[in-house]
Context: one part of a larger RNA
RNA sequence: UUGGGCCUAAAGCGUCCGUAGCUGGCCGCACAAGUCCAUCGGGAAAUCCACCUGCUCAACAGGUGGGCGUCCGGUGGAAACUGUGUGGCUUGGGACCGGAAGGCGCGACGGGUACGUCCGGGGUAGGAGUGAAAUCCUGUAAUCCUGGACGGACCGCCGAUGGCGAAAGCACGUCGCGAAAACGGAUCCGACAGUGAGGGACGAAAGCUAGGGUCUCGAACCGGAUUAGAUACCCGGGUAGUCCUAGCCGUAAACACUGCCUGCUAGGUGUGGCACCCACUACGAGUGGGUGCUGUGCCGUAGGGAAGCCGCUAAGCAGGCCGCCUGGGAAGUACGUCCGCAAGGAUGAAACUU
Numbered sequence: 001u002u003g004g005g006c007c008u009a010a011a012g013c014g015u016c017c018g019u020a021g022c023u024g025g026c027c028g029c030a031c032a033a034g035u036c037c038a039u040c041g042g043g044a045a046a047u048c049c050a051c052c053u054g055c056u057c058a059a060c061a062g063g064u065g066g067g068c069g070u071c072c073g074g075u076g077g078a079a080a081c082u083g084u085g086u087g088g089c090u091u092g093g094g095a096c097c098g099g100a101a102g103g104c105g106c107g108a109c110g111g112g113u114a115c116g117u118c119c120g121g122g123g124u125a126g127g128a129g130u131g132a133a134a135u136c137c138u139g140u141a142a143u144c145c146u147g148g149a150c151g152g153a154c155c156g157c158c159g160a161u162g163g164c165g166a167a168a169g170c171a172c173g174u175c176g177c178g179a180a181a182a183c184g185g186a187u188c189c190g191a192c193a194g195u196g197a198g199g200g201a202c203g204a205a206a207g208c209u210a211g212g213g214u215c216u217c218g219a220a221c222c223g224g225a226u227u228a229g230a231u232a233c234c235c236g237g238g239u240a241g242u243c244c245u246a247g248c249c250g251u252a253a254a255c256a257c258u259g260c261c262u263g264c265u266a267g268g269u270g271u272g273g274c275a276c277c278c279a280c281u282a283c284g285a286g287u288g289g290g291u292g293c294u295g296u297g298c299c300g301u302a303g304g305g306a307a308g309c310c311g312c313u314a315a316g317c318a319g320g321c322c323g324c325c326u327g328g329g330a331a332g333u334a335c336g337u338c339c340g341c342a343a344g345g346a347u348g349a350a351a352c353u354u
Stems, first nucleotide, its partner, number of pairs: 004325003007308002012322001014202004021195003025089007033082002035078008048066007092192001093189003096185003104178007111155002115151008126137002163170002207248006217241001221237004259321006267299014303310002327354003336347004
């Protein structure tokens, strides 16, 4: 429990696709289901109101009339709106074509420095590490200098407040395949749309299964320190893991703590993409300026807001659809159900307490 809310107080599903449902552009015509008007019928009795009457009065009771009665049905009519059918339209949406931009995805091939190990040469007493030390490495020679081989991981500068992607996320280069958005078009379809309960797909890291790989780093673990202690912070090692392939898991401060779509509402200033215009030109895919569309930042008007702040990328003004909230704790727990190999996930209370 509503005519309230959801950036930060409780509250936007991690993201997208999509079923039902809900909602739906402009112009005709028809129908008349919704809607509206008229009329007729139903809408029990009691109760209620008025009057009359009966109990000596009254309460009470009887009679007559009225009223109440969400509403239902019949008949006749209206046609603005909704709906249905039908015809048309192009601005929503989609398709096609064009030249550009991009760390968008998948696969293959190639490269680079560093690091580690090994081999060769040089070289000799320390090296490493710290607040200071020690553990540790080193006399078949370390550290250091130098030549090479192998290995796995990673991808400096460019690099940006920059780009792409639904989100998660994506960065060495080249090639192949695939996808999407923006811009431009004198082309085509003609409302085909929006949202989306259920449902489906994707989904960082960690974790799990099988196989491979293992340079670095490094939970656990073992040492050395520190300390009253030190199951830590610091140091030396180090397994799982970190990497690849196939399959699970399905969660995050999955955050812009801000659901998606559409329309409307001052400006200023950066920056990415496309198209067009002007000026200059060393004619270059050049330089400078401007306009339109589309992204992405900052400042800010009206307005909003408890304020911080938001402000054409709204948290302003409106509409459509979905999700969610209802004091704190107990608790994202218990139980049940579903999913999972497990870890656990999803759904999700109450007693009691305050």
This is a predicted structure of a 354-nucleotide part of an RNA (small-subunit ribosomal RNA, central domain) from an uncultured archaeon. The prediction has a mean pLDDT of 89.